[in-house]
């Protein structure tokens, strides 16, 4: 330098194929209940402008272009 895969909540991951109602789950965090206390368990809640910038579209995590970071392969 070329190709492929990945980047979404504090963390680990879905969702992208086929654009459309509020972007979900687990874990972690906060509150309440339970308990002599903690833990466990149950219920409730907060938390992600989807790596970044631009484009297409009535509408983009999803399609297109550029770019950054990580991994693998080729040269």
């Nucleotide at each position: 330098g070329g190709g492929c895969c990945g980047g979404u909540a504090g963390u680990u991951c879905a969702g992208c194929u086929u654009g459309g109602u509020u972007a979900g789950a687990a874990u972690g965090c906060g509150g309440c209940a339970c308990u002599g206390u903690c833990a466990c368990u149950g219920c409730c809640g907060a938390g992600a402008u989807c790596g970044c910038g631009g484009g297409u579209u009535c509408g983009a995590a999803u399609c297109c272009c550029g770019u950054c970071c990580g991994g693998c392969c080729c040269g």